[in-house]
RNA sequence: AGAGUUUGAUCAUGGCUCAGGACGAACGCUGGCGGCGCGCCUAACACAUGCAAGUCGAACGGAGCUUGAAGAGCUUGCUUUUCAAGCUUAGUGGCGGACGGGUGAGUAACACGUGAGCAACCUGCCUUUCAGAGGGGGACAACAGUUGGAAACGACUGUUAAUACCGCAUAACAUCGUGAGAUGGCACCAUCUUACGAUCAAAGAUUUAUCGCUGAAAGAUGGGCUCGCGUCUGAUUAGAUAGUUGGUGAGGUAACGGCCCACCAAGUCGACGAUCAGUAGCCGGACUGAGAGGUUGAACGGCCACAUUGGGACUGAGACACGGCCCAGACUCCUACGGGAGGCAGCAGUGGGGGAUAUUGCGCAAUGGGGGCAACCCUGACGCAGCAACGCCGCGUGAAGGAUGAAGGUUUUCGGAUUGUAAACUUCUUUUGUUAGGGACGAAAAAUGACGGUACCUAACGAAUAAGCUCCGGCUAACUACGUGCCAGCAGCCGCGGUAAUACGUAGGGAGCAAGCGUUGUCCGGAUUUACUGGGUGUAAAGGGUGCGUAGGCGGCCGAGUAAGUCAGAUGUGAAAUCUAUGGGCUCAACCCAUAAACUGCAUUUGAAACUACUUGGCUUGAGUGAAGUAGAGGCAGGCGGAAUUCCCUGUGUAGCGGUGAAAUGCGUAGAGAUAGGGAGGAACACCAGUGGCGAAGGCGGCCUGCUGGGCUUUAACUGACGCUGAGGCACGAAAGCGUGGGUAGCAAACAGGAUUAGAUACCCUGGUAGUCCACGCUGUAAACGAUGAUUACUAGGUGUGGGGGGACUGACCCCUUCCGUGCCGGAGUUAACACAAUAAGUAAUCCACCUGGGGAGUACGGCCGCAAGGUUGAAACUCAAAGGAAUUGACGGGGGCCCGCACAAGCAGUGGAGUAUGUGGUUUAAUUCGAAGCAACGCGAAGAACCUUACCAGGUCUUGACAUCCAACUGACGAAGUAGAGAUACAUUAGGUGCCCUUCGGGGCGUUUGUCGAGGUGCUGCAUGGUUGUCGUCAGCUCGUGUCGUGAGAUGUUGGCUUAAGUGCCAUAACGAGCGCAACCCUUGUCGCCAGUUACCAUCAAGUAAAGUUGGGGACUCUGGCGAGACUGCCACCGCAAGGUGUGAGGAAGGCGGGGAUGACGUCAAAUCAGCACGGCCCUUACGUCCGGGGCGACACACGUGUUACAAUGGCGACUACAGAGGGAAGCCACCUGGUGACAGGGAGCGGAUCUCGAAAAGUCGUCUCAGUUCGGAUUGGAGUCUGCAACUCGACUCCAUGAAGCUGGAUUCGCUAGUAAUCGCGCAUCAGCCAUGGCGCGGUGAAUACGUUCCCGGGCCUUGUACACACCGCCCGUCAAGCCAUGAAAGCCGGGGGUGCCUGAAGUCCGUGACCGAGAGGAGCGGCCUAGGGCAAAACUGGUAAUUGGGGCUAAGUCGUAACAAGGUAGCCGUACCGGAAGGUGUGGCUGGAUCACCUCCUU
Repeated sequence: AGAGUUUGAUCAUGGCUCAGGACGAACGCUGGCGGCGCGCCUAACACAUGCAAGUCGAACGGAGCUUGAAGAGCUUGCUUUUCAAGCUUAGUGGCGGACGGGUGAGUAACACGUGAGCAACCUGCCUUUCAGAGGGGGACAACAGUUGGAAACGACUGUUAAUACCGCAUAACAUCGUGAGAUGGCACCAUCUUACGAUCAAAGAUUUAUCGCUGAAAGAUGGGCUCGCGUCUGAUUAGAUAGUUGGUGAGGUAACGGCCCACCAAGUCGACGAUCAGUAGCCGGACUGAGAGGUUGAACGGCCACAUUGGGACUGAGACACGGCCCAGACUCCUACGGGAGGCAGCAGUGGGGGAUAUUGCGCAAUGGGGGCAACCCUGACGCAGCAACGCCGCGUGAAGGAUGAAGGUUUUCGGAUUGUAAACUUCUUUUGUUAGGGACGAAAAAUGACGGUACCUAACGAAUAAGCUCCGGCUAACUACGUGCCAGCAGCCGCGGUAAUACGUAGGGAGCAAGCGUUGUCCGGAUUUACUGGGUGUAAAGGGUGCGUAGGCGGCCGAGUAAGUCAGAUGUGAAAUCUAUGGGCUCAACCCAUAAACUGCAUUUGAAACUACUUGGCUUGAGUGAAGUAGAGGCAGGCGGAAUUCCCUGUGUAGCGGUGAAAUGCGUAGAGAUAGGGAGGAACACCAGUGGCGAAGGCGGCCUGCUGGGCUUUAACUGACGCUGAGGCACGAAAGCGUGGGUAGCAAACAGGAUUAGAUACCCUGGUAGUCCACGCUGUAAACGAUGAUUACUAGGUGUGGGGGGACUGACCCCUUCCGUGCCGGAGUUAACACAAUAAGUAAUCCACCUGGGGAGUACGGCCGCAAGGUUGAAACUCAAAGGAAUUGACGGGGGCCCGCACAAGCAGUGGAGUAUGUGGUUUAAUUCGAAGCAACGCGAAGAACCUUACCAGGUCUUGACAUCCAACUGACGAAGUAGAGAUACAUUAGGUGCCCUUCGGGGCGUUUGUCGAGGUGCUGCAUGGUUGUCGUCAGCUCGUGUCGUGAGAUGUUGGCUUAAGUGCCAUAACGAGCGCAACCCUUGUCGCCAGUUACCAUCAAGUAAAGUUGGGGACUCUGGCGAGACUGCCACCGCAAGGUGUGAGGAAGGCGGGGAUGACGUCAAAUCAGCACGGCCCUUACGUCCGGGGCGACACACGUGUUACAAUGGCGACUACAGAGGGAAGCCACCUGGUGACAGGGAGCGGAUCUCGAAAAGUCGUCUCAGUUCGGAUUGGAGUCUGCAACUCGACUCCAUGAAGCUGGAUUCGCUAGUAAUCGCGCAUCAGCCAUGGCGCGGUGAAUACGUUCCCGGGCCUUGUACACACCGCCCGUCAAGCCAUGAAAGCCGGGGGUGCCUGAAGUCCGUGACCGAGAGGAGCGGCCUAGGGCAAAACUGGUAAUUGGGGCUAAGUCGUAACAAGGUAGCCGUACCGGAAGGUGUGGCUGGAUCACCUCCUU
């Protein structure tokens, strides 16, 4: 100090989460030692038992015991009396039980903190000083007796002492009264001096040292009271208060005071937050933080309050009293039922509550406290020990050497790697531990040690007794294997898990911390995420709709004074502890001690006077007034006007009008619409008209008149800071809406009808009511927007426009200048960016308003306002990890522009109808094996399913196997016939042959059987993969380096203009270059040349035949196949800057890429293929493997695709006769001959091919048929055959004879093709025994038509625009309904709680009165009164819980209905309001741009 998380990526906004520290903690796992601390945070719940406050015999009288002395009685060792001494102590008396100890319920308060004050006070014990203590009296306990009661506890009679109690005397520096004087104070007065009068004291004990007693003064200590300042939340608590506020008088108190009472007055507190409600002991400090702050108040220390709940007083120096009293309430206990007793929030301990917190310990040795002269006694204060890792600190669990890198584990690519110097092993050490010995300090002059035989020291023994926990996807240090398979589970956030999980579980390994480690909870931090330090508000959350103005805040220039703020010095205080620094003590540390600093504060005082403030004097520039002008849809009222719509009347006139995308509803022969004239009525004011004007905003538009508000300019006469802002408040405030009364032409929610549609509660059409208009009143909201509060000042320019002034000029023009408005562009600056930019979103200042994640929700409840609709103020529970802004790249749009393509158009021929072939779906089946699925599956894998293929089915077999490798053993193979069987195979024989092959003679290969390792799988996953392929698309694109721009994603380059088939090129240009693509290089075809010439060719020469390059020969031609040439817009004309384009241009075989092919960029589709092959993982292993025969892949109601044959005359049939190219051929092609109608068969030559052969090319030509289901068409069927093959039944092809179906050109629709193309005609080949081939791949023959053009359909490219999409429109997404869960509002009621009020009653008790009774008296009992705890009754308010029912809300992989929004989202959207509708929503009215596109106007830039 930051990090993760919104996005495809980016920046910013913004929330959530994490890393740190802390704890009186708890829980899980684990646990060796010691030191120092610390330990009921919950039930201020209830408490058994023991202890926690006593002491003094030197205050007193007794009593008891012991000893001694003396005496008496005598039983001679007993009883008793007196005295003395000692010990004990129930009672009287004194002091102390008001301290110490506990707790935090109450308390929002002078309770606490801090600083002052008391001229308004008290103070036992202690200290100092002064003075004194004379002399008397009467009682009550104890005790004795009687007596009540269960007890607790009493009652009566009698006796007695005192430092107990009461008079008297004495007395002032005391108190009071009267008088005089002095000093001081703000004042009432205070202090001092003095005179007189009145009143009030005492106690003794004793060991003779002393300790006490009384009065007074002072001190110290401790308290009481008052005041300034500070001290939580809520305004959905705004008014509170009758002893209330003050005065006078009396009372009361230690003392002031409404503290209390009588009377008088009507005050007092409060937006600077009273009252009420909620919560809470306060502080020193503690935790955290850089600090400022925030949180907290355990332990230690200070203060306060409380002691079962409430009230009350007594005693006392001190209490309204924790271990005292009285009363009332609740509870518990005892009881003889009459009555009594009790109070752990003291220390232990128990129950209970709770996630959770210890021993019924030792000691007064120390420190301190009470009593006492003292000894001493008491002390659960305290000192110690025990329990608990609860915290902090320290130590240990060994150290060194040790490689065969052991074994084992894990993993593996099988080589290894890792655990790992780790272990073993060797040599050491002994902190700790155990045993033994010694043994403290704390203690002081002496005695006294709970802790404690503890700490510590020494010796011996022996590595011996001692390591866990969490984590390992990122944040965040640390990775592999197996298991699991959206299951089980994890998770702080993001998120993991659906068969290869570094994220679950386990293991190995690793990381971190360590006697602990994790988790949970809470606080601070990070969070500048409440912003004082230190934030914001155009679009992210956020400027009030606008003005006027109150309080408040802030405020111009020049002087003077004061000193409140401010600054400086000094003084007092800021307790100690804590923190910090330094030093010291425990072996170190924690811990402890000392010193210093600090405690940032408060108060007092002295000074300064710049600034703020206050007082005072002046000024004019801020502000205002006056004067002179001026523009204007500013407002209100009255009047007037014309155009248009509608309606009415009349005329003319006839069949339609109207409306729409197209229609219909509607109107019209009873005369519409059209047209002409006349009339009625209401509403709105065309053109002018303009990013023009006016107004605070809303808003304002015909003309005239009246009344009226504001602005601007000029002037500088007047006032002299009069100003700015503005919480509350007041006023204004579009549209819709409401009330009352009018008015109503047009328009038009609702409503009705017609259309559209799947539906259409809409969009469109025809009607139409509120309303729109007026008057008066209410409402108070809008996207009331510039989404931008008001005011003031400053900070480059340019250019329009409205109003005014000045200068110059002959001049209204033009020009220069200035003030006020209103626009655009733009620099600096600002901004997250977009953008803003003198009309700021810049730089500063003042004041107000508002914001703090999204949803829930502008909702609920409460208050206020309103007639209502509703407005205003305005939450929480719960839920999510985002929601949102700007910009970027894509993709998309029923957005735009440009361009291309057989994309459309123009044409030609088809498909879709029929039959048939073939593929697919579906169905069927034992099986109909599998895959392919829009284009880009469907004559596709399959270039050949009768068996085989074959993967499928039923059946029959085999189990190291049909096939491969290694090792070991064995044998010699081989081959034939027989039986059974469907065969695989099995059985038994063996005829023949015994020589398997190679050999360097060692052996090797081959084979059989057995065993091991392992074979085999067309089983799964193409979503684990390789390879290959399809497609966009042969489309023109896709990128990079450097530079530049931008915070960045990215942009630029690659855009623009022109051009091209092309990102092809040229020009321009913050880009300059480059790569993969394009093109070219390659093959083929078209022309020519050179070379070569067999199997090809034959012009010339010769031979020769029935004919024939047949032969000699030739190398001319064709051809073959090598090498070259040729084409480049090169030339010409025109256009163009150029690139390039155009041309029946020339030349040329060929002309603008000559034709065709091969060639497929970055990428997209989790595209296809695990069944071509390969391969990871998983699965099967007498079977999911293997073999066999048979069946199936060929089924058949049906649907689709692709072909083929046709429907005929451009044809069928018959006859005749030419011209190809490219291929194939040995288990082959087969000439030729013979036979057969033919398929073919029987012979048989040639040829592994420019030689032989397939091989006939067909369309063609001629003749015939004459429009018909035919001489078209050939399906189907019957019969007879041929061929292949082990075998043609399921299930082959072909031939002949016969049969002769549908079909007469095909609906919507749809495919191909731009030239040697379409169409048409035949030929060949692969696969192959044969063939279901009408398929596929090739070859040549004949050989067209059309293209105006780019509006439209489809696909694509580039630019641009919008976007809420990015899995990218097959996207996203809204609302009702249905289901489950959750929290919440309302609610007839029901049940509580705290507080206050009124009335009744009223204990104890103080005070007052009385007191006939008691008493000699003082006085008292008793009685009465005031007040009052508690109780009862009553009404209302506040605040909770619960509730039938009900309302919306939130959440939840795959429910229903629609499609509202995002693109012009298919009717632009949204805001306010009203009505309507299953729902999103629709419509009306006014407003906004946060609307796309096109056009126009204006302005701006160049």